A computed fold for a 348-nucleotide part of an RNA from an uncultured bacterium, annotated as small-subunit ribosomal RNA, central domain. Its mean pLDDT, the model's own confidence on a scale to 100, is 89.
[in-house]
Context: one part of a larger RNA
RNA sequence: CUGGGCGUAAAGGGCGCGUAGGCGGACAUUUAAGUUAGAGGUGAAAGCCCAGGGCUCAACCCUGGAAUAGCCUUUAAUACUGGAUGUCUUGAGUUCGGGAGAGGUGAGUGGAACUCCGAGUGUAGAGGUGAAAUUCGUAGAUAUUCGGAAGAACACCAGUGGCGAAGGCGACUCACUGGCCCGAUACUGACGCUGAGGCGCGAAAGCGUGGGGAGCAAACAGGAUUAGAUACCCUGGUAGUCCACGCUGUAAACGAUGAGUGCUAGUUGUCGGCAUGCAUGCAUGUCGGUGACGCAGCUAACGCAUUAAGCACUCCGCCUGGGGAGUACGGUCGCAAGAUUAAAACUC
Numbered sequence: 001c002u003g004g005g006c007g008u009a010a011a012g013g014g015c016g017c018g019u020a021g022g023c024g025g026a027c028a029u030u031u032a033a034g035u036u037a038g039a040g041g042u043g044a045a046a047g048c049c050c051a052g053g054g055c056u057c058a059a060c061c062c063u064g065g066a067a068u069a070g071c072c073u074u075u076a077a078u079a080c081u082g083g084a085u086g087u088c089u090u091g092a093g094u095u096c097g098g099g100a101g102a103g104g105u106g107a108g109u110g111g112a113a114c115u116c117c118g119a120g121u122g123u124a125g126a127g128g129u130g131a132a133a134u135u136c137g138u139a140g141a142u143a144u145u146c147g148g149a150a151g152a153a154c155a156c157c158a159g160u161g162g163c164g165a166a167g168g169c170g171a172c173u174c175a176c177u178g179g180c181c182c183g184a185u186a187c188u189g190a191c192g193c194u195g196a197g198g199c200g201c202g203a204a205a206g207c208g209u210g211g212g213g214a215g216c217a218a219a220c221a222g223g224a225u226u227a228g229a230u231a232c233c234c235u236g237g238u239a240g241u242c243c244a245c246g247c248u249g250u251a252a253a254c255g256a257u258g259a260g261u262g263c264u265a266g267u268u269g270u271c272g273g274c275a276u277g278c279a280u281g282c283a284u285g286u287c288g289g290u291g292a293c294g295c296a297g298c299u300a301a302c303g304c305a306u307u308a309a310g311c312a313c314u315c316c317g318c319c320u321g322g323g324g325a326g327u328a329c330g331g332u333c334g335c336a337a338g339a340u341u342a343a344a345a346c347u348c
Stems, first nucleotide, its partner, number of pairs: 003320004007302002012316001014201004021194003025088007033081002035077008049065006091191001092188003095184005103177007110154001115149007125136002162169002206247006215241002220236004258315006266293013297304002321348003330341004
């Protein structure tokens, strides 16, 4: 390489949009490029193989035959693939009528709590722990009442509930806006699937500039614990956490399970629609999600099982013993941190 694989053994790209490419529904006609069959040409010699022959044999040599991937020309065939033309509606999309939702962006508003400030009451403790101490407090703390300020997060509702491609999204209202589902079938007529590069999005931490800073809290300081304690516990506390704009581009970015299509027993819960039946809040059916169990089948087992890890097809990504190493060097990107691409010696 081939082959075999990728839930947990090595292996699914973090996620989308999409270029090239690959693959692609039904029917008819046509073409004959691929494909199939026949014929011809070429396929040097030597070699290999076969049959003879010559050196005393053999190696070696000679003669003849056979074989030869493929390429070219030509004549046919037309099932499949391709090209061309026409038609179709089941794939895909549009339209109309409904529906659910923490989907996104911006603006505004609200209550509880914490903290701080002012004032009142009030007096000696408070706080914290396994126990303490550092700490706060007679300059009046803790507690309690009223008023004010500021920032951040939105209890209950809340649910193997919902929405989103993923990251993710949870107070309320408004504006703008994306997607999805159901029903009707009116329209277009294969317009589809995947997707190397590319482009975009992408938790947290981190970086730049400017704001903001209540609580929490890396670093740091102190108190404890301890043999020590650069920790766990306690008292403080700065970056940061928040906002705007820009960068970074990584995660156990996980369902550790790429996307799409078709097919293959069921039972049961729940969410969103629709239809029918009535006993009017249930039953049945159906479509789309989300869970549990389970047959066939699969699996090394665990388990998966119409939301497949089953049976098939299409396209992409990836793996190929452990360490060295996701490292070095080089390239690209980045302000940096670093990211990405990615070896070898050596060793077991």